The part of an RNA shown here (large-subunit ribosomal RNA, domain II) has 690 nucleotides and comes from Candidatus Xiphinematobacter sp. It matches the Rfam family "Bacterial large subunit ribosomal RNA". Its family is annotated with structural constituent of ribosome and ribosome in the Gene Ontology.
Context: one part of a larger RNA
RNA sequence: GUCUGCGAGUUAGUAUCUGUGGCAAGUUUAAGCCCCUCUGGGGUGUAGGCGAAGCGAAAGCGAGUCUGAAAUGGGCGAUUUGAGCCGCAGGUGCUAGACCCGAAGCGGAGGUGAUCUACCCAUGGCCAGGAUGAAGCCUCGGUAAUACGAGGUGGAAGACCGAACUCGUGGACGUUGAAAAGUCCUGGGAUGAGCUGUGGGUAGGAGCGAAAGACUAAUCAAACCCCGUGAUAGCUGGUUCUCCCCGAAAUCUAUUGAGGUAGAGCCUCGUGUGCUGACCCGCAGAGGUAGAGCACUGGAUGAACUAGGGCCCAUACCAGGGUACCGAAUUCAAUCAAACUCCGAAUGCUGCGGGGUGGAACACGGGAGGCAGUCCAUGAGGGAUAAGCUUCAUGGUCGAGAGGGAAACAACCCAGAUCAGCAGCUAAGGUGCCUAAAUCGUGCUUAGUGGAAAGGAAGUGAGGUUGCUUAGACACUGAGGAUGUUGGCUUAGAGGCAGCCAUCAUUUAAACAGUGCGUAAUAGCUGACUCAGCGAGUGAUCUUGCGCCGAAAAUGAUUGGCGAUAAGCGCGAUACCGAAGCUCUGGAUUUCUCAGGGAGGUCUCUCUGAGGAGUGGUAGGGGAGCGUUGUCAGUACGGAGAAGCUUUCAGGUAACUGGGGGUGGAGUGCUGACAAGUGAGAAUGCAGAC
Numbered sequence: 001g002u003c004u005g006c007g008a009g010u011u012a013g014u015a016u017c018u019g020u021g022g023c024a025a026g027u028u029u030a031a032g033c034c035c036c037u038c039u040g041g042g043g044u045g046u047a048g049g050c051g052a053a054g055c056g057a058a059a060g061c062g063a064g065u066c067u068g069a070a071a072u073g074g075g076c077g078a079u080u081u082g083a084g085c086c087g088c089a090g091g092u093g094c095u096a097g098a099c100c101c102g103a104a105g106c107g108g109a110g111g112u113g114a115u116c117u118a119c120c121c122a123u124g125g126c127c128a129g130g131a132u133g134a135a136g137c138c139u140c141g142g143u144a145a146u147a148c149g150a151g152g153u154g155g156a157a158g159a160c161c162g163a164a165c166u167c168g169u170g171g172a173c174g175u176u177g178a179a180a181a182g183u184c185c186u187g188g189g190a191u192g193a194g195c196u197g198u199g200g201g202u203a204g205g206a207g208c209g210a211a212a213g214a215c216u217a218a219u220c221a222a223a224c225c226c227c228g229u230g231a232u233a234g235c236u237g238g239u240u241c242u243c244c245c246c247g248a249a250a251u252c253u254a255u256u257g258a259g260g261u262a263g264a265g266c267c268u269c270g271u272g273u274g275c276u277g278a279c280c281c282g283c284a285g286a287g288g289u290a291g292a293g294c295a296c297u298g299g300a301u302g303a304a305c306u307a308g309g310g311c312c313c314a315u316a317c318c319a320g321g322g323u324a325c326c327g328a329a330u331u332c333a334a335u336c337a338a339a340c341u342c343c344g345a346a347u348g349c350u351g352c353g354g355g356g357u358g359g360a361a362c363a364c365g366g367g368a369g370g371c372a373g374u375c376c377a378u379g380a381g382g383g384a385u386a387a388g389c390u391u392c393a394u395g396g397u398c399g400a401g402a403g404g405g406a407a408a409c410a411a412c413c414c415a416g417a418u419c420a421g422c423a424g425c426u427a428a429g430g431u432g433c434c435u436a437a438a439u440c441g442u443g444c445u446u447a448g449u450g451g452a453a454a455g456g457a458a459g460u461g462a463g464g465u466u467g468c469u470u471a472g473a474c475a476c477u478g479a480g481g482a483u484g485u486u487g488g489c490u491u492a493g494a495g496g497c498a499g500c501c502a503u504c505a506u507u508u509a510a511a512c513a514g515u516g517c518g519u520a521a522u523a524g525c526u527g528a529c530u531c532a533g534c535g536a537g538u539g540a541u542c543u544u545g546c547g548c549c550g551a552a553a554a555u556g557a558u559u560g561g562c563g564a565u566a567a568g569c570g571c572g573a574u575a576c577c578g579a580a581g582c583u584c585u586g587g588a589u590u591u592c593u594c595a596g597g598g599a600g601g602u603c604u605c606u607c608u609g610a611g612g613a614g615u616g617g618u619a620g621g622g623g624a625g626c627g628u629u630g631u632c633a634g635u636a637c638g639g640a641g642a643a644g645c646u647u648u649c650a651g652g653u654a655a656c657u658g659g660g661g662g663u664g665g666a667g668u669g670c671u672g673a674c675a676a677g678u679g680a681g682a683a684u685g686c687a688g689a690c
Stems, first nucleotide, its partner, number of pairs: 001690006011096013026050003032044005054061002064076004099238002102235001106228003110225003118202009127192001129161002132157001136153006165189003170185004204220001206216002241625006251264005266369001267367007275358001279355007291343001292341002297337003301333004308326002310323004373398001375396008403414003418587004423583003429577003432562003438574007455549002459546010476533005482506003487501003512527001516525002588615013626679001628676010644663008
């Protein structure tokens, strides 16, 4: 891992609601006792309970009572229209382990452990070899005597090197190991606070600890076993057959509250009311948003005017003059505002009238789930007018929604799946091939743009404004482009062209006291300007369509691919394809209406038919069933073959059911009622097998 079996809302009491039954202003027995066919049944038993009266804390009073000195009062009741009590079954709450499994833990004057390990006690054992050579002693030297020195002897040390022994420093291997801590290499101690054998002692809030919260039998911030114990778990996981109807929420308020819970909102079921509902139309309202505005409150810009100030002049003081400086207030112009408003919508909201019979509304009662939401669009706050960000509001989707489109893609676009069909029409989106379906007209694009931004540019299409132009423009070619003069100054020089100043006059068709290059300075080239040649357009600018550049990333690239100059983009037209949408045909089912039949009986149930509207669905509510085991009653089957197993055929909307064959070898079904240890794929489920 698979297979087989086992495996989770039970039982008791009590409360409440619903269904159903008995009796009814009543209803019912409990223990006990008696009898019988004795795990059971039938009697008896009226003690007690609930109800028929309430109010008050109570005494108490009583259809009233309490409050109060007292109520025309107020609270709770009575009245008019009386309903309870006891069973049975089901839903739910509470008390119990209370759907099942799961802690870490807490407690026990309950127990077991020191054969591991910590420390201690008693008694034993062990430490190759080598090397160093303390004190003391002896001899000699030495001293007045000591001291001291030398040689020898001697054999000390938590001394040295290093086996056994012991430890475990670093590394490698090992990591489903040879091993639940090892092996190898390396390393520390190795006469000591040494190592070790045997026997013994100390224990669970206790021991022991050269102290690490270490160790106390592979377990230690409180051992192990048993018990309280099914501790508790607002947490995680799991919770077993079928079909039908409806169908949420992820919000508000509160909470030692935030992943829990309670009340409300939203779902479902029942009863009642009976048009009240969403929505639409009409009418009447409140309001200060969008927008706008500057009348208030403030912000910010320019100008005018000006109090005041700065600077300069003048000045003994007082006064004064100038100002291309700053400038409150005021005025003018043009503006900005969530916490500004002289104004002011659309929507939305409220009320009234009319329509509106809807899986509408409202009231009461039973049962819930839910209170982690998500993305998109729009209006806003926070943030950086960031986030697949965060917090609200309004709507939609997903959640709980399948189908078609977006290549693939919960939340986008289309569209809401009752079932079947080898029928049709459409939506979004598409119609070269992959791949179902296309042609026409008219423009644009040349970039494979389509299939990346700010920014940049004689790309190109369309439209506008404006200048010059047959009195000849723009471009090009030919010619001229002169004189005073090398203007003056400056300068070594300065001659159009380093720089400063001036920028005149003349001849002219025109020609600058010179646009640029150039020279040391000249020279030289060129431009402006003019003429001629040529002969029709040529400049500037604005708006707009589509393109261009901008464009660098790590394994081979991508409009989905191929590919395409349309099979790209815009406009127009007509077809077609395309979904579980709509239609058609047939079937099922829910509900409503109508018609007919049956039963009880006066509005219910049931059957049949027709018509209308429905039938996606998680949590969840409601309804109807299937099957398993057993009990009672009835009725059947079985050695001429029961159950079970296996195979095959058939039926039913499903759970399932029936028949045939084989196997098997002794029990089993059906109908009605009843009772449950009643349904397995999941729980890191439990046991077994492989």
Lineage of the source: Bacteria > Pseudomonadati > Verrucomicrobiota > Spartobacteria > Candidatus Xiphinematobacter.